[in-house]
RNA sequence: AGAGUUUGAUUCUGGCUCAGACUGAACGCUGGCGGCAUGGUUAAAGCAUGCAAGUCGAACGGGCCCGCAAGGGCCAGUGGCGGAAGGGUGAGUAAUGCGAUUGAACGUACCCCGGAGUGAGGGAUAGCCAUGGGAAACUGUGGGUAAUACUUCAUGAUCUCCACGGAGCAAAGAUUUAUCGCUCUGGGAUCGGCAAUCGUCCUAUCAGCUAGUUGGUGAGGUAAGAGCUCACCAAGGCAAUGACGGGUAGCAGGUGUGAGAGCACGGCCUGCCACAUCGAAACUGAGACACUGUUCGGACUCCUACGGGAGGCUGCAGCGACGAAUCUUCCGCAAUGGGCGAAAGCCUGACGGAGCGAUGCCGCGUGUGGGAUGAAGCGGCUUUGCCGUGUAAACCACUGUCAGGAGACAGGAAUACUGACCGUCUCCAGAGGAAGGGGCGACUAACUCUGUGCCAGCAGUCGCGGUAAUACAGAGGCCACAAGCGUUAGUCGGAAUCACUGGGCUUAAAGGGUGCGUAGGCGGCUGGAUAAGUGUCGUGUGAAAUCCCACUGCUCAACAGUGGAACUGCACGGCAAACUGUCUGGCUAGAAGUAUGUAGAGGUCGCUAGAACGAUUGGUGGAGCGGUGGAAUGCGUAGAUAUCAAUCGGAAUGCCAAAGGUGAAGACAGGCGACUGGGCAUUACUUGACGCUGAGGCACGAAAGCGUGGGGAGCAAACAGGAUUAGAUACCCUGGUAGUCCACGCCCUAAACGAUGUAUGCUGAGUUUCAGCGGCUCUGACGCCGUUGGAACUGUAGAGAAAUUGGUAAGCAUACCGCCUGGGAAGUACGGUCGCAAGAUUAAAACUCAAAGAAAUUGACGGGGGCUCACACAAGCGGUGGAGGAUGUGGCUUAAUUCGAGGCUACGCGAAGAACCUUAUCCUAGUCUUGACAUGCUUAAGAACCCCUCUGAAAGGAGGGGGUGCCCGCAAGGGAGCUUUUGCACAGGUGCUGCAUGGCUGUCGUCAGCUCGUGUCGUGAGAUGUCGGGUUAAGUCCCUUAACGAGCGAAACCCCUAUCUCUAGUUGCCAGCGUGUAAUGACGGGGACUCUAGAGAGACUGCCGGUGUUAAACCGGAGGAAGGUGGGGAUGACGUCAAGUCCUCAUGGCCUUUAUGAUUAGGGCUGCACACGUCCUACAAUGCGUUAUACAAAGGGAACCAAAACUGCGAAGUCUAGGAAAUCUCAAAAAGUAACGCUCAGUUCGGAUUGCAGGCUGCAACUCGCCUGCAUGAAGCUGGAAUCGCUAGUAAUCGCGGGUCAGCAUACCGCGGUGAAUGUGUUCCUGAGCCUUGUACACACCGCCCGUCAAGCCACGAGAACCGGGGGGGCCCGAAGUCGCUGAGCUAACCGUAAGGAAGCAGGCGCCGAAGGUCAACUCGAUGAUUGGGACUAAGUCGUAACAAGGUAGCCGUAGGGGAACCUGCGGCUG
Repeated sequence: AGAGUUUGAUUCUGGCUCAGACUGAACGCUGGCGGCAUGGUUAAAGCAUGCAAGUCGAACGGGCCCGCAAGGGCCAGUGGCGGAAGGGUGAGUAAUGCGAUUGAACGUACCCCGGAGUGAGGGAUAGCCAUGGGAAACUGUGGGUAAUACUUCAUGAUCUCCACGGAGCAAAGAUUUAUCGCUCUGGGAUCGGCAAUCGUCCUAUCAGCUAGUUGGUGAGGUAAGAGCUCACCAAGGCAAUGACGGGUAGCAGGUGUGAGAGCACGGCCUGCCACAUCGAAACUGAGACACUGUUCGGACUCCUACGGGAGGCUGCAGCGACGAAUCUUCCGCAAUGGGCGAAAGCCUGACGGAGCGAUGCCGCGUGUGGGAUGAAGCGGCUUUGCCGUGUAAACCACUGUCAGGAGACAGGAAUACUGACCGUCUCCAGAGGAAGGGGCGACUAACUCUGUGCCAGCAGUCGCGGUAAUACAGAGGCCACAAGCGUUAGUCGGAAUCACUGGGCUUAAAGGGUGCGUAGGCGGCUGGAUAAGUGUCGUGUGAAAUCCCACUGCUCAACAGUGGAACUGCACGGCAAACUGUCUGGCUAGAAGUAUGUAGAGGUCGCUAGAACGAUUGGUGGAGCGGUGGAAUGCGUAGAUAUCAAUCGGAAUGCCAAAGGUGAAGACAGGCGACUGGGCAUUACUUGACGCUGAGGCACGAAAGCGUGGGGAGCAAACAGGAUUAGAUACCCUGGUAGUCCACGCCCUAAACGAUGUAUGCUGAGUUUCAGCGGCUCUGACGCCGUUGGAACUGUAGAGAAAUUGGUAAGCAUACCGCCUGGGAAGUACGGUCGCAAGAUUAAAACUCAAAGAAAUUGACGGGGGCUCACACAAGCGGUGGAGGAUGUGGCUUAAUUCGAGGCUACGCGAAGAACCUUAUCCUAGUCUUGACAUGCUUAAGAACCCCUCUGAAAGGAGGGGGUGCCCGCAAGGGAGCUUUUGCACAGGUGCUGCAUGGCUGUCGUCAGCUCGUGUCGUGAGAUGUCGGGUUAAGUCCCUUAACGAGCGAAACCCCUAUCUCUAGUUGCCAGCGUGUAAUGACGGGGACUCUAGAGAGACUGCCGGUGUUAAACCGGAGGAAGGUGGGGAUGACGUCAAGUCCUCAUGGCCUUUAUGAUUAGGGCUGCACACGUCCUACAAUGCGUUAUACAAAGGGAACCAAAACUGCGAAGUCUAGGAAAUCUCAAAAAGUAACGCUCAGUUCGGAUUGCAGGCUGCAACUCGCCUGCAUGAAGCUGGAAUCGCUAGUAAUCGCGGGUCAGCAUACCGCGGUGAAUGUGUUCCUGAGCCUUGUACACACCGCCCGUCAAGCCACGAGAACCGGGGGGGCCCGAAGUCGCUGAGCUAACCGUAAGGAAGCAGGCGCCGAAGGUCAACUCGAUGAUUGGGACUAAGUCGUAACAAGGUAGCCGUAGGGGAACCUGCGGCUG
């Protein structure tokens, strides 16, 4: 510090996700030791048991015990002090709280320092004794007793009150010989009560709240100010700077994170607050309205003798419950601290410690050094030998931390006593007891094998898995951590993703429809004053702990100690006066006004004009009109349309007219008049900052729509009819109602757009235009120059993601307002406000996705455009589609009909030739198993090899016989090679995967394209070059040019062919010379010619004219055998189609191994209701048949071609010359020509089919070959929709040859003969190329995509009703208790001889008052038949709305209609 993820790629916007740190954590796996911390976050739900607050006998009487006594000990009770601290928890509380800083009207036990005092009395009462009640808790009556308990009097001031004269108020003693107490009073310290200012969460879908409420007067009350309480008076007080209400929450020091600003949090520790089962209340006291006190009410639990009672762990342990989850019913008062006491001491679950938990932080260890046979094992690849684990181990040497065992001690202990627990030191043994979890596709460090086969599974995001998974699972290896490692949850960060630091709003989310204006915010120049803001200095405060720094103590660290710094804050004081504010003067540049001019569809009202349209009446006229792509509905002989005249009606205003003008926007258009708003220019004067913006508010606000009343010509939602269509609730047509128009009143929304808020200032230019003014030309017009205000265009810098914008900013700045924060759900629900309604406005969430989006790029596509080409169409010729047959395919059939090929680009294709063979995992049977074929090793035998018999369909099986070779060696024996045999490696597979592949091939397409280097442009993908103007068959060439060059293609080079020359003449040729024949280059000879086959020439737009840019080039011409590529062939760019082929071959993986291999026989591939493709032959007279006769080219030939002769009607046969070929042969060319016949018919056309008889090949023609002869003589008389080929030696037509091949050709590949017609165009169909345009497509239009309906699942809204919670209000009832009144009953202290009094108490009444009851509302939540839309879900239904002109341009608002997307009307926008 960033990274992943939207796209084919790019830039941007924007969300989601990750890497970091942290936690009172939990879970999974694992787990050696120690130190320091920390541990019920959930049920402030309930609790068994024990302990957590007592102490004092030196306050008091007494009891018991010990003692002879003195005395001592223990104890219930009275009394004193303490139980308001310590400890726990965070329910409540949004301010009665807390924090910071101040303050005045207060209290303060114990403690400290002063002053004064402590005199004299009295009456009771617990305990105790006696006697009762009660189960108990507890309690009654009588008697009698003490005090530092209670009480009276005295004394009193520096105390209190005061009318300033005065009045009033206290005490306690104890032990003992010195202290401790007690009373009054002053001061201090400490602690506390109270007040003020500022700060302190979310919500406006909470906007008004308040009756003791706000203030005053007077009382009361308190320790003390105060409506704190009461009476009366006044009507205030709070609130958009958020009152009131709702939700949530203890606050702070601080903690986590972060660069910081911030954001989140408030566990442990410290301060404050609040609470103590829930609620209320007071008493006592210095202090409480009291955690382990009291009273009352409620809930709950327990005891009970049913009459009554008892209780409160949110103290320490502990229990169950809840929950993902949180410990011991431990030890000790040794230390620190607290209570009481004179003290000893007692008490102390505060505290000090230990225990449990890897919960966290920190430290240590699990050994160290050597050691290569690179061991074994394991694993990997498998090229079978290497590599990894790996110095790791073994082995050798050594050490002794921790844990374990045994002992000792001086520390925590302070000067004595005192150690629960901890610590320190010494010794012993011995490598022993001590390593795991996670990850390895990218982000993100780390890779292989096997298994699995969209299964099982993984996953934080993107995404992996459908047979070669580095992503699942296992293994090996590796990576980063380590007594831990991961996961989950949470916070901050990254996130500049709420932006103060530090974001945006033309098109990505986002400018309010427009103006006026309130509060508020901001505000020109220049003086003076002030000192609020501001700056600086100082003082106080900002607790400690924490953080930071330094040092120190535990062996280090964590941890702890000491000191410092810091705590960015608040308050007060001094100084300064630039800036802001405030007050007070002045100014004129902002703003406004007056004056003089001026333009305009600015607004409202009234009057009026012509054209068009419709209607009515009349005339003319006589058959149609109207409408459309084409029609029909409709109108018309009752007279339409057309035309003329007259009258009536309503709406809208042609030309002018424009990128023009005006207005705040919406919007505004015939003419004239009235009234009226605003702007601009000019110069002079006036006021003197009067300004800008503007939350709320108010006003205006297209169209549609609503209400009332008019009006209604045309147009026209709805509706009706006609068409179109698969349908057509549409587009088109004929009609047509609301509406459109007017008046008044509502509605308040639009793509209300410049998708751009208002205002002000500044910042290069150029052009046009509207409205003014000034200057120049003598004047005017025109023109030119300048200037002010508007409206437009082009463009600089700059800005911007880019498109673009660019003085009318989207530049540079300022002020103020509005708005945005991923997509969908949704501008929806609920609630509120407004509206007559339609609806408007304000405005969420659950849930769901990882995108949604903007601009630009390259392609592809378009029922977009332009240019161009092609037998693409057109113009022609001939076909196919109909018939019969051949052949291939589908289908069907079959035991099998082997397999592949499937639009063009499969279908006379693989197959250049299936009777057996071929031939295959085809089928039926019979056989073989190291094999039919290859290599190596091994066992045994034998040379090899040849022959025979039996069985069998054959293969095969069984058996027999003959026969021994070569090399070494005397021999035995050995060896090479071969055959058989045994076993092992292996062979074999036309088995699968062409979607694992190589190679080869098809197609676009012989189309003109496809790229690169350097440079340049662009943030980039990319562009440029390759575009543009010409030209070409061509990206062919030329010109222009930020491009310059180059490559693969095109062309050329190569082959054939057309002309000529040269060379060479055999097997070819024969003109001249000669010979010869019936005849023939037959012969001598010749090289002239043809021809053959070598080498050359020739054609290059080279020449001329014209056009063209002086170009390229084109047109015409000359010459020439040939002219603009002469004709033909070979040659196929980058790529596309996961195109075809694993059955040519090669090959990865998988499968098979007595079979999917090998072999044999027979059958099948030829099967036939049918459909399609490609062909052949025909339908005839331009023909057919017969006879005669002429002219080719290119090929083949030795297991071959075969002449001649003979035989046969013929196929063919017999015999046999010649020929490995310019020599011989196949071989007859056919159409043609000549003659004759046929005469338009199912024929002398046509030849299918069938019968008989033959021939040939071949082991073999039954399934299943070809040919011949005779006989038979089918369909067919030119072929519907549709469709194919061809532009010249072409089509058409005619025959010939070859390959394959034993045989079999209508197929295929070649050859020549005869030999046309038409077009010179590009509107259309198809395909292609280039440029451009749109795009929501990129698997690329066979694309994308919308809505209803149906199914499943999920969350939400409405809903008759029903259930529960919350906080208030009214009324009723009213406990305890304070206060007030009363007090006839009761009563020890004082007065009084007494009666009685004073004083007090019980009781009664009243106010207040908790809980409770009730009533009507509010609010929150749950349930709910049914219902509504929404989201999501590989392959459901209906259509095709959008994206291209998306086939009717789309979209916005509104209204109506319709299964649905949608359609239509009106107005608007261009996206």
Molecule: small-subunit ribosomal RNA
Organism: uncultured bacterium